[in-house]
Context: one part of a larger RNA
Molecule: large-subunit ribosomal RNA, domain VI
Organism: Candidatus Woesearchaeota archaeon
RNA sequence: UGUUGGGUGUCUGAAAGGAAGGAUCUUUUAGUACGAGAGGAACGAAGGUUCGUAGCCACUGGUAGACCGGUUAUCUGACAAGGUAAGCCGGGCAGCUACGCUAUAAGCGAUAAAUGCUGAACGCAUCUAAGCAUGAAGCGUGCCUUAAAAAUAGACACCUUAGAGCACGGCAAGAACAGCCGUUUGAUAGAAGCGGUGUGUACGUACCAAGGCAACGAGGUAUUCAGCACGCGCUCACUAACG
Numbered sequence: 001u002g003u004u005g006g007g008u009g010u011c012u013g014a015a016a017g018g019a020a021g022g023a024u025c026u027u028u029u030a031g032u033a034c035g036a037g038a039g040g041a042a043c044g045a046a047g048g049u050u051c052g053u054a055g056c057c058a059c060u061g062g063u064a065g066a067c068c069g070g071u072u073a074u075c076u077g078a079c080a081a082g083g084u085a086a087g088c089c090g091g092g093c094a095g096c097u098a099c100g101c102u103a104u105a106a107g108c109g110a111u112a113a114a115u116g117c118u119g120a121a122c123g124c125a126u127c128u129a130a131g132c133a134u135g136a137a138g139c140g141u142g143c144c145u146u147a148a149a150a151a152u153a154g155a156c157a158c159c160u161u162a163g164a165g166c167a168c169g170g171c172a173a174g175a176a177c178a179g180c181c182g183u184u185u186g187a188u189a190g191a192a193g194c195g196g197u198g199u200g201u202a203c204g205u206a207c208c209a210a211g212g213c214a215a216c217g218a219g220g221u222a223u224u225c226a227g228c229a230c231g232c233g234c235u236c237a238c239u240a241a242c243g
Stems, first nucleotide, its partner, number of pairs: 005160007015146004021051008034039001052104005060098004067091005072085005093231001107141003114134004166243001167183005188240003192235004196230004204223005211216001
């Protein structure tokens, strides 16, 4: 751009793509069929394991240059609080992940080789000539994804001044673009408060403290489940969503 009034939303599924499945064990069938005995199956059914594939992060583990704590050297005169060395070390929410979790059939249709039924040509016979029936990890479906530009260009519901875009606040989205949400008729982001989570008990003060003539004093206890932080949740229009 087209699909023939326009718009919003929800679908159908022609067609296309995929390999999404492979292997194996155990139980049962069954100490059955079979076999003199010794021995000893299968069809079918159920449950696992492993490899592969797709997805997910409640659990477990990993990571985590958000964060919290310990500690070394050095600098900011000292304390406190910090800077630098991703310093080293102990933890760690979200997120991302695998070592974690979930799903990964059957069935149906038409057939191949093959096995048959009925049955003539050929009074018999014959699976075939007419007709009928079985039959494979293969074929078509079934399953997943895309999909109305499928020109036979589809369907349904609603609206008929509807709607769309720019811009702005953002995100479960993201290289740009796109996608999705919000824009005062508002919880979209930030701030704040509360909750939750992480770390592990802050500074200051009081007391204790090995030692020391004393000055001082590592450290300990209490205040303190403290202090600090937050990519999470809720509340709240304080700031910004103007135009």